Record summary:
The RNA shown here (transfer RNA) has 72 nucleotides and comes from a Minisyncoccota bacterium. RNAcentral holds the sequence, with entries from ENA. Taxonomically the source falls in Minisyncoccota (Bacteria, Bacillati). The prediction has a mean pLDDT of 83. RNAcentral records the identical sequence in 2 taxa. It matches the Rfam family "tRNA". From the family's description: Transfer RNA (tRNA) molecules are approximately 80 nucleotides in length. Its family is annotated with triplet codon-amino acid adaptor activity in the Gene Ontology.
RNA sequence: UCCGCGGUGGCGCAGCGGUAGCGCAGUCGCCUGUUAAGCGAUUGGUCGUUGGUUCGAAUCCAACCCGCGGAG
Repeated sequence: UCCGCGGUGGCGCAGCGGUAGCGCAGUCGCCUGUUAAGCGAUUGGUCGUUGGUUCGAAUCCAACCCGCGGAG
């Protein structure tokens, strides 16, 4: 320098154009002699950045940034 894959709540991941979800963690409560486990509820994300396409973009396109792998 080139090619491929990835970047989405604190963490691990879904989401192939129409309200952003799940698990764990957190908070509150139930249960228990207490803790843990279990059960119920609940908080939390302007989707890496900047533009573009579109009535509408996490999703499509471009450039750039970061990580991993490969080629030279």